[in-house]
RNA sequence: GCAUACGGCCAAGCGAUGCGUCACUAGGGGGUAAGACUCGGAAGGGUCUCUCUCCCGGGUGGAAAAGGACAACCGUAUGGCUCAGGCCCGAAAGGGAGCAGGCAAAAGGUUGCGCGCGUUGACAGUGGCCGGAUAGC
Numbered sequence: 001g002c003a004u005a006c007g008g009c010c011a012a013g014c015g016a017u018g019c020g021u022c023a024c025u026a027g028g029g030g031g032u033a034a035g036a037c038u039c040g041g042a043a044g045g046g047u048c049u050c051u052c053u054c055c056c057g058g059g060u061g062g063a064a065a066a067g068g069a070c071a072a073c074c075g076u077a078u079g080g081c082u083c084a085g086g087c088c089c090g091a092a093a094g095g096g097a098g099c100a101g102g103c104a105a106a107a108g109g110u111u112g113c114g115c116g117c118g119u120u121g122a123c124a125g126u127g128g129c130c131g132g133a134u135a136g137c
Base pairs, nucleotide, nucleotide: 001137002136006131007130008129009128010127011126013123014121015120016119017118018117019116020115021114022061023060024059025058027056028055029054030053031052034049035048036047037046038045039044068113070112071111072110073109074108080103081102082101087096088095089094
């Protein structure tokens, strides 16, 4: 000097856990407030404009750490749809609001996956670096 046991540090991996997880926009659609026109004897109907919001699946942006158009479930006395009975308008035909019940791409909520940042492990020992004996070359 080389190489090895071993030790240390860093990075990555694995497990657990905490926090977090976008904006704009064309189109189509659900809901919603308002207005105009129009039809009707009443209840009310139709068309158009427009407010806010959500869904679908496209596009764009960033000195976003990440930011999927992910999955499942709930939807309760209070959102939406459908509304037996009963109620209301009507002579009727028909119409309206709507409880129970039912429903869910579109009130809203919950959980999980993914993704980002952190913490932790009496996981594993992968990679790199440093140190490095007894014995060995």